[in-house]
RNA sequence: CUCCGACAAGAGCAAAACCGGGGCAAUCCGGUGGCGCAAAACCAAGGGUCCUGCAAGGACAGCCGGGUUGCCGAA
Repeated sequence: CUCCGACAAGAGCAAAACCGGGGCAAUCCGGUGGCGCAAAACCAAGGGUCCUGCAAGGACAGCCGGGUUGCCGAA
């Protein structure tokens, strides 16, 4: 350094639900919360699902797959 992922260590993110707000909606933001995640970090020009004032736009990266980056170091 690569692969790999432990009843390790220190961290991180954060489901559903509820409250407030944005949006026609899918859904997004904030708070509470914690189902879980070894990339549940980022990328929407692969596939898929969802929404629509539209006929073309939008949403989901915690659906699959891929790319890039990243903490630790047992077997």
Predicted 3D model of a 75-nucleotide RNA (c-di-GMP-I riboswitch aptamer) from Geothermobacter hydrogeniphilus. It matches the Rfam family "c-di-GMP-I riboswitch aptamer". Rfam describes the family as follows. GEMM was predicted in a large-scale screen for bacterial structured RNA regulatory elements. Its mean pLDDT, the model's own confidence on a scale to 100, is 88. Lineage of the source: Bacteria > Thermodesulfobacteriota > Desulfuromonadia > Desulfuromonadales > Geothermobacter.